The prediction has a mean pLDDT of 83. Predicted 3D model of a 100-nucleotide RNA (SAM riboswitch aptamer (S box leader)). The sequence was found by an Rfam model in a public genome assembly. The model forms 97% of the base pairs in the Rfam consensus.

RNA sequence: ACCUUAUCAAGAGUGGUGGAGGGAUGGGCCCGACGAAACCCGGCAACCGUAGAAAGUACGGUGCUAAUUCCCACAGGAUAUUCAUUCUGGAAGAUGAGGA
Numbered sequence: 001a002c003c004u005u006a007u008c009a010a011g012a013g014u015g016g017u018g019g020a021g022g023g024a025u026g027g028g029c030c031c032g033a034c035g036a037a038a039c040c041c042g043g044c045a046a047c048c049g050u051a052g053a054a055a056g057u058a059c060g061g062u063g064c065u066a067a068u069u070c071c072c073a074c075a076g077g078a079u080a081u082u083c084a085u086u087c088u089g090g091a092a093g094a095u096g097a098g099g100a
Stems, first nucleotide, its partner, number of pairs: 002099007013041001015040003021031003025073004042065003046062006069092001074089006
């Protein structure tokens, strides 16, 4: 990298280092010197493991810590004269677990 499967409307810092970028991709729209990414610490609690009679429990592994997965990307439905709005499903993506 690939396949299967579950979940994706909840939750989480006025900390330190750091210095300009970041939100997967394209478009949009946002975040950022009142300090981005990254790292450390703190926090959250989803999946798995162990312990446990059990817990909204403890510990460990992975994960997460702006905005619904920030919104739309494909198909179909509803409303509207149009611009457009909205609903459902899918695709893509993310994370866990399993597989080859």